[in-house]
Molecule: c-di-GMP-I riboswitch aptamer
Organism: Deltaproteobacteria bacterium
RNA sequence: AACAGUAAAAGUCGAACCUGUUGUGAGGCAGGGGCGGAAAGCUACGGAUCUUGAGGAAAGACAGCCGGGUUGCCUGU
Repeated sequence: AACAGUAAAAGUCGAACCUGUUGUGAGGCAGGGGCGGAAAGCUACGGAUCUUGAGGAAAGACAGCCGGGUUGCCUGU
């Protein structure tokens, strides 16, 4: 540097659900929790999905749905 993630370890993230708080809402944040994750780090760029809305307008949400971009740990070859 490239490729791979069978087994393991260090560290790391933290589903459902519960509590508080915030938002019309999808959701966000904090605490508990632990189903899982090898990018479940970051990024709304494309698609999907969801919300508000009379609406296929418009405005939002979602990175733990898929793809793209970008950075990176461990182990093995």